SAM riboswitch aptamer (S box leader) from an uncultured Thermoanaerobaculia bacterium, 128 nucleotides, folded computationally.
């Protein structure tokens, strides 16, 4: 690098240095000389492993698995849902054609859609 698994709607800023470009890539929309991004320093979130407990399961079990509390050791994050979209389905909504008849039925196109899920991606924990 590669491959699995989990998770991805909340959270959580100063200060110092530097000086143009930054938000993966495309396309949008954003953020930025009032100073972005990056460094460092301190702060905070969060709770994925690790550590300490409870409890259910179970053949006896602190062997695994499932809930669940604690403090924070190892990561991790701290602009915008992963900032949106790109694929394929739902639901809305229009418009077009064919059928039937008056109110649907088929088929096809536009638009919306934090509704679903598939890709990419992150971030942890594993495995070679």
């Nucleotide at each position: 690098c590669a491959c699995u698994c989990a998770u991805c709607g909340a959270g959580a800023c100063c200060g110092g240095c530097u000086g143009a470009g930054g938000g993966a890539a495309a396309g949008g929309c954003c953020c930025g000389u009032c100073g972005a991004c990056g460094c460092c320093g301190g702060g905070g979130c969060a709770a994925c492993c690790a550590c300490c407990g409870g409890g259910g399961c179970u053949u006896c079990g602190c062997a695994a698995c499932c809930c669940u509390g604690g403090g924070a050791g190892g990561u991790g994050c701290c602009a915008a849902c992963u900032c949106c979209u790109a694929c394929g389905g739902g639901a809305g909504u229009u418009c077009c054609g064919c059928u039937c008849c008056a109110g649907g039925g088929c088929g096809g196109g536009g638009c919306u859609u934090g509704c679903c899920g598939a890709g990419a991606g992150a971030u942890g924990a594993g495995u070679c």
Model confidence (mean pLDDT): 82 of 100. The sequence was found by an Rfam model in a public genome assembly.